Record summary:
The prediction has a mean pLDDT of 84. The RNA shown here (SAM riboswitch aptamer (S box leader)) has 108 nucleotides and comes from a Syntrophomonadaceae bacterium. The model forms 91% of the base pairs in the Rfam consensus. NCBI's taxonomy places the organism under Bacteria, Bacillota, Clostridia, Eubacteriales, Syntrophomonadaceae.
RNA sequence: CUCUUAUCCAGAGCGGAGGAGGGACAGCCCCGAUGAAUCCCGGCAACCGGAUUAUGUGUCACGGUGCCAAUUGCUGCGGGGUAGUUUAUUUGCCCCGGGAGAUGAGGG
Repeated sequence: CUCUUAUCCAGAGCGGAGGAGGGACAGCCCCGAUGAAUCCCGGCAACCGGAUUAUGUGUCACGGUGCCAAUUGCUGCGGGGUAGUUUAUUUGCCCCGGGAGAUGAGGG
């Protein structure tokens, strides 16, 4: 880099350092000097390993990851419903499926 597969409406700091960015991409919409990224500590979760239990797809959280504003912040492609409009166009809201992305585990 790529393939397969599972998950993505829950959860997580009034700490220290740091100083201007951040939320993948695009458009929106947001967060940020009442302190962004990043690092340390702390925490959440339980995918893989481990331990335990005598079985419930349980418990622990020791090791490997992951994660800690907003549903993956929302939309991005297709279909359907509904409201506004005489038709066409178009806009708002809702639903279903897909795409993209993220993370784990396994393979090339």